[in-house]
RNA sequence: GCCGGUGUAGCUCAGUGGUAGAGCACUCGAUUCGUAAUCGAGUGGUCGAGGGUUCGACCCCCUCCACCGGCU
Numbered sequence: 001g002c003c004g005g006u007g008u009a010g011c012u013c014a015g016u017g018g019u020a021g022a023g024c025a026c027u028c029g030a031u032u033c034g035u036a037a038u039c040g041a042g043u044g045g046u047c048g049a050g051g052g053u054u055c056g057a058c059c060c061c062c063u064c065c066a067c068c069g070g071c072u
Stems, first nucleotide, its partner, number of pairs: 001071007010024004018055001026042005048064005
């Protein structure tokens, strides 16, 4: 230098055009003499950045950033 992949909640990851989700963690409650475990409820996101297409974009297109891998 060229090519490909990944980027979504504190963490690990789903979501392939029509309301952003799960598990763990965290908070509150139930249970217990108390703790853990278990059960119930809840909080938490400008979806890496900017622009474009579209009635509508996490999703499609362009550029950039970070990380990973391959080729030279």